About this RNA: Model confidence (mean pLDDT): 78 of 100. The RNA shown here (Bacterial RNase P class A) has 353 nucleotides and comes from a Gammaproteobacteria bacterium. The organism belongs to Gammaproteobacteria, within Bacteria. The RNAcentral record of the sequence draws on ENA. It is recorded under the gene name rnpB. Of the family's consensus pairs, 97% are formed in the model. It matches the Rfam family "Bacterial RNase P class A". It is annotated as a ribozyme.
RNA sequence: GGAGUCGGCCAGGCAGUCGCUGGAAAAUCACUGAUUUUCUGGAGGAAAGUCCGGGCUCCGAAGGGCAGAGUGCCAGGUAACGCCUGGGGGGCGUGAGCCUACGGAAAGUGCAGCAGAAAGUAUACCGCCAGUUUGUUCACAAACUGGUAAGGGUGAAAAGGUGCGGUAAGAGCGCACCGCGUCGGUGGUAACACUCGGCGGCGAUGGCAAACCCCACUCGGAGCAAGACCAAAUAGGGGAACAAUGGUGCGGCCCGCACUGUUCCCGGGUAGGUUGCAUGAGGUAUGUGGUGACACAUAUCCCAGAUGAAUGACUGUCUACGACAGAACCCGGCUUAUCGGCCGGCUCCUAUA
Repeated sequence: GGAGUCGGCCAGGCAGUCGCUGGAAAAUCACUGAUUUUCUGGAGGAAAGUCCGGGCUCCGAAGGGCAGAGUGCCAGGUAACGCCUGGGGGGCGUGAGCCUACGGAAAGUGCAGCAGAAAGUAUACCGCCAGUUUGUUCACAAACUGGUAAGGGUGAAAAGGUGCGGUAAGAGCGCACCGCGUCGGUGGUAACACUCGGCGGCGAUGGCAAACCCCACUCGGAGCAAGACCAAAUAGGGGAACAAUGGUGCGGCCCGCACUGUUCCCGGGUAGGUUGCAUGAGGUAUGUGGUGACACAUAUCCCAGAUGAAUGACUGUCUACGACAGAACCCGGCUUAUCGGCCGGCUCCUAUA
């Protein structure tokens, strides 16, 4: 100097004029509301998707079981999670790092194109060896019988690899080393690791469970348009069906429990206001503990609450010349979209000293 990788921060700023809205105070008018002034607050890193987990509200039991659904290495964090942190196994990368749908294939069922003889209880295309017969005969060739899977070919993958011995020719047939399995030992909370030791010729430990399945753990439902209160209006209307051996009770079915009516059709009225509604599993700073996620302690702060939907318009200036984009009960995550700027750690390459 170049390339890469990981993490953190910002999200247009400042000034002026006018405008909108929450809160507090004061004043004025006015039959409880309105107006004015002052102070103060006013969209995001994703507010988005509605994909997970909860807080909260309601359902006369939410209890048990079946079915169904979700998760799937180990240990922690958390209110909880399918999230986060740290490890382990596997894969990619020179590396810093990144990815992981990572329990079980000897419980069972199932699937795999082409090529190839054969693709999971193997098989013999070319071959190798022995015997018999035939060919003029030693070679050699052909046919038949038996043995064989070491060599060659096909393929992503073909009965573990290399070497030595052995054999008619071969083959873990035997041996050595490696690989594999199993039993122990050591380290680790564990997943697991070991250049540790013994035994075994060794299931062709082949692949797929993001195939059905088996195993372990978890799982009431509905949702702020939940729910509560106030006011007003109407027609306390009409009809039909079933009925205690029944019916109803907020995912399906059964049992249990509680209650005693339930369902359907026609027609009429209202859809207004208040609340829920923001003090929270809250933010920030410091210290302590921890590899870390995070926890604890102390101090400090209040940081949007609209309801046909509030933060806008104009001017000047600076600038990174502004992308993706607007809360509607709240919070913790994940995923997706995205212009540009700043800061830091680490890795590799090149050159010079």